[in-house]
Context: one part of a larger RNA
C1' cells in the first nucleotide's frame, strides 16, 4: 500500500456549522465528456506464444503468424454516469393552527437551613470518637427565644421523567430568545447528505483583573492512630468554591457505540401529541407520529450480548486502528501569562 477492522480485544474525532472535495429524487428533451462498437495508423527489433524448417538430437537458429493499449485519428451507439434545458412532488424548506419542556440569556423576588452580631431566659458543660484528645465553655459557652446581617444551594414534587448539538440544565415570576413535534398538505420545487481545512462552543480544576466569602475545603498547623503515618478519623484552616469580564480547551468529554437514508416478525411500559367513544367529568378503546425505557424473533457476534433508539440487510461521505514496551514521550512547528494542549517519532528491548 493491499485485504480486514473500530461496544468490551488496536481503533469513533469531545460536539456542532460549514468550505473545497466525494455522492445525489421522478419524468422528459438534447449533447457525447466518461461508456461501448467499428474503420485506419501505430504500438521497432529480439523477447513470449504457436505452426513448419535446419544443426544427428537438444540448446539455438531461420521462416511465416499470433499476442500486447487509460494510445491517436476518424465514423457510430444512445441504456447508464456527466453536461445543458423544460417539467414534477414523495427529499428538503418555508406559511398557518397548536400544545409540552431543569433549552439559553438577563432582572427582580422568595421561604428553610447554615454561620455569625447584638438582646432575654439559664447554668456547666458543649463538641468530637471505635475509643479518646487537641479544640471550646464561668470573660457564661452548648439549649432556648426575639431582632438583625450575610453568602451559597434550592428538600418535598422528582420519575430508566423532561429539554439541549454535546458540554449540560431543577425554587418562583417578569422581559427577550433559540429549537423539537403534532395537525394541515397552502407555498418554494431538488434548494439535499456528508465534510480535509476553518469556524464556533465546549464539565472540573487552572490562571489574569476587580468583587464576594456563610458553608466547605487542596496546601498547611494541631489532635489521634500506628513498628513509622508526609494517610485514612477528630479540631482548625488559606487558596478555590460564588459573581463580572478575559484566558486555558482537557475528561472514563461514555451508549467506551461518527453523522445521514432505507428496509426488516413481535410483547410491554412511560412522556409529548392525534382520533373515536362516553360525557358534568372521571375514565375507556384505538390508530398513528416524534421521543424514552425494559424483553425478546429473524440475522449478527469469539463471546457477552446487540436485537426498528441493531452490535441486523443495503447505500452515501467523514474520522481512525495495524504486536507489547520505549510514548502520547523527545525533537521541531503552531498555540498558551504560565500550567501546559495540539501535532507526532526513533534508536533500543521483548
Nucleotide at each position: 500500500u493491499u485485504g480486514g477492522g473500530c461496544g468490551u480485544a488496536a481503533a469513533g474525532g469531545g460536539u456542532g456549522c460549514g468550505u473545497a472535495g466525494g455522492c445525489g429524487g421522478u419524468c422528459u428533451g438534447u449533447u457525447a465528456a466518461g461508456u461501448c462498437g467499428g474503420a485506419u495508423g501505430u504500438g521497432a527489433a529480439a523477447u513470449u506464444u504457436c505452426a513448419c524448417a535446419g544443426u544427428u538430437u537438444a540448446a539455438c537458429u531461420g521462416u511465416g503468424a499470433u499476442a500486447g493499449g487509460u494510445c491517436a485519428u476518424u465514423c457510430g451507439a444512445a441504456a447508464c454516469u456527466g453536461g445543458c434545458g423544460g417539467a414534477c412532488u414523495u427529499g428538503a424548506g418555508g406559511g398557518c393552527u397548536g400544545g409540552a419542556g431543569a433549552g439559553g440569556a438577563g432582572a427582580c423576588u422568595g421561604g428553610a437551613a447554615u454561620a455569625g452580631u447584638c438582646g432575654g431566659u439559664g447554668u456547666a458543660g458543649c463538641g468530637g470518637u471505635g475509643a479518646a484528645a487537641u479544640g471550646u465553655g464561668u470573660a457564661g459557652a452548648g439549649a432556648u427565644u426575639g431582632a438583625c446581617u450575610a453568602g451559597a444551594a434550592c428538600a418535598c414534587c422528582g420519575g430508566u421523567g423532561g429539554c439541549g448539538a454535546a458540554g449540560g440544565c431543577g425554587a418562583g415570576u417578569c422581559u427577550c430568545u433559540g429549537g423539537a413535534c403534532a395537525g394541515u398538505u397552502c407555498c418554494u420545487g431538488a434548494c439535499g447528505c456528508u465534510c480535509a481545512g476553518g469556524c464556533a462552543c465546549g464539565a472540573a480544576a487552572g490562571c489574569c483583573a476587580g468583587g464576594g466569602g456563610a458553608g466547605u475545603a487542596a496546601a498547611c498547623g494541631g489532635g489521634a492512630u500506628u513498628a513509622g503515618a508526609u494517610a485514612c478519623c477528630c479540631c482548625g484552616g488559606u487558596a478555590g468554591u460564588c459573581c463580572u469580564g478575559g484566558c486555558c480547551c482537557u475528561a472514563a468529554a461514555c451508549g467506551g457505540u461518527g453523522u445521514u437514508c432505507a428496509c426488516u416478525u413481535g410483547g410491554u411500559g412511560u412522556g409529548c401529541g392525534g382520533g373515536g367513544a362516553g360525557u358534568u367529568g372521571a375514565u375507556c378503546c384505538c390508530c398513528u407520529g416524534c421521543g424514552u425505557g425494559c424483553c425478546g424473533a429473524a440475522g449478527c457476534u469469539a463471546a457477552u450480548g446487540c436485537g426498528a433508539u441493531a452490535a441486523g440487510u443495503g447505500a452515501a461521505c467523514c474520522g481512525c486502528c495495524u504486536g507489547g514496551g520505549a510514548a502520547g514521550u523527545a525533537c521541531g512547528a503552531c498555540c498558551g501569562u504560565a500550567a501546559g494542549g495540539u501535532u507526532a517519532a526513533a534508536a533500543c528491548u521483548c
The part of an RNA shown here (small-subunit ribosomal RNA, central domain) has 350 nucleotides and comes from a metagenome. Model confidence (mean pLDDT): 86 of 100.